Model confidence (mean pLDDT): 78 of 100. A computed fold for a 355-nucleotide RNA from a Planctomycetota bacterium, annotated as Bacterial RNase P class A. A source record names the gene rnpB.
RNA sequence: GAGGACGGGUAGGCGGUCGCGGGGCAACCCCCCGAGGAAAGUCCGGGCUCCGCAGGGCAAGGUGGUGGCUAACGGCCACCGUCCGCAAGGAUAGGGAAAGUGCCACAGAGAACAGACCGCCUCCCCGCCCUAAAGGCGGGGCGGCAAGGGUGAAACGGUGGUGUAAGAGACCACCGCGGGUGGUGGUGACACCCCCGGCACGGCAAACCCCACCUGGUGAAAGGCUGCGUAGGGAGGAAGGGGCGGCCCGCCCCGUCAGCACCUCCGGGCAAGGCCGUUCGAGGCGGCGGGCAACCGCCGUCCCAGACAAAUGACCGCCCACGACAGAACCCGGCUUACCGCCCGUUCCUCGGGA
Numbered sequence: 001g002a003g004g005a006c007g008g009g010u011a012g013g014c015g016g017u018c019g020c021g022g023g024g025c026a027a028c029c030c031c032c033c034g035a036g037g038a039a040a041g042u043c044c045g046g047g048c049u050c051c052g053c054a055g056g057g058c059a060a061g062g063u064g065g066u067g068g069c070u071a072a073c074g075g076c077c078a079c080c081g082u083c084c085g086c087a088a089g090g091a092u093a094g095g096g097a098a099a100g101u102g103c104c105a106c107a108g109a110g111a112a113c114a115g116a117c118c119g120c121c122u123c124c125c126c127g128c129c130c131u132a133a134a135g136g137c138g139g140g141g142c143g144g145c146a147a148g149g150g151u152g153a154a155a156c157g158g159u160g161g162u163g164u165a166a167g168a169g170a171c172c173a174c175c176g177c178g179g180g181u182g183g184u185g186g187u188g189a190c191a192c193c194c195c196c197g198g199c200a201c202g203g204c205a206a207a208c209c210c211c212a213c214c215u216g217g218u219g220a221a222a223g224g225c226u227g228c229g230u231a232g233g234g235a236g237g238a239a240g241g242g243g244c245g246g247c248c249c250g251c252c253c254c255g256u257c258a259g260c261a262c263c264u265c266c267g268g269g270c271a272a273g274g275c276c277g278u279u280c281g282a283g284g285c286g287g288c289g290g291g292c293a294a295c296c297g298c299c300g301u302c303c304c305a306g307a308c309a310a311a312u313g314a315c316c317g318c319c320c321a322c323g324a325c326a327g328a329a330c331c332c333g334g335c336u337u338a339c340c341g342c343c344c345g346u347u348c349c350u351c352g353g354g355a
Base pairs, nucleotide, nucleotide: 001351002350003349004348005346006345007344008343009342010341012319013318014317015316016315017314018313020034021033022032023031024030036325040336041335043334044333045332046331047330048219050217051216053250055249056248057247058246060215061214062213063212064211065079066078067077068076069075080094081092082091083090084089095210096209100208101207102204103203104202117149118148119145120144121143123141124140125139126138127137128136129135157175158174159173160172161171162170176199177197178196179195180194182193183192184191185190223276224275225274226273233266234265235264236263237262240254241253242252243251283302284301285300286299287298288297289296290295
C1' cells in the first nucleotide's frame, strides 16, 4: 500500500414563514415534547388483564454438548466436539441406533450377522504348440478365495508386511474400534497418556420413537367505570348445567317443585357514545469498580410520542455523503426478514514493497 475478518456509530443537516397532536397556562399569546433500527413478521419469552380449581394426571407442544448471563427464552457470552476457510474467522442438524418399528430408490453378485459379474488359485477332462518331457495357450468341470477390478452416496475396518496353491485379522506393526473402579490436566463438556482385547455389529432419529428438562388459559377490539335504546313469547333438559382451549380424576357453585337462575332449539325487537387502561420503565445517558465476555454493582443526571378514522405537512434559502428499507396504537427482552450510503476502531489475518 492492497485485499479480507471482527466490532461500533449514523439514518440527511442548518435557518426562516405558516400548519398539525400531547402537556404547561384560568384561557390566548408564549414555553416544552412529538415515529424506527428495524416501528415489519407475529416467530419465541415475559410484564400487565380477566377466569371460584392459577390441584393431580393424560394428551399436545417446546428444548437438547458444558459452564455462565438474564425477569425469562428456542436468546446472548465463553468453552468443548464436528464441518468450512491458507488464516483472522464462520457454521451448528451436538442425549440415545444394544428398547422397538421403519427407510437406504436405481445400479450392483451383494446394502447389515450380505455376497460372486470380471477375476485369482489347486486338481481333473478335451484340443493345440513342442520329437518327447517340462512348460505354454484355449475351452469345460468339482473345489478354494473375497486380497485386485467393476456397480454405487455408501460394500462388514485402513496402510504396510508375514504367510498362502491363491488369499483373508489367519498372524504382526501402526492407525481406527471396544473394554478398564487406570494416570495427568480441567468446575465441566472433553484432551492426552497407559493397560487389555483381533475386535459381529453400516448410515438415517431435521424418520416414528426412547430418555432428560420445561409449559394453566386468555389477549388491549384484554379489561374497568359511566351510559343510549329494545322485546320479554314457545318447546325441551335433572342420569342436569357451570367452574372461558381437548380428555380423565378430585374438589367447588347453581339446581333437581319446571316459578326464577343455568343449558339447548325456534320466533320477534334493539344496540348512540364518553372516560380510565395510555406510558416512570427488567428506562435512557455519563462516570467509577468487578468480570476473558455476555453482564452485574455503585454514584450522578434526565423524563424522551400517547393518536382513536387516527398527529410530523406545505413553501423558501443554503450545505452535502444527494439519502435506501420504511410510520408507534398496551409495554418491554430477543430472533428473523428488508435495506442506500457514510464514518470510526482493532494488542486481528493474508499478500506485496521499503527501512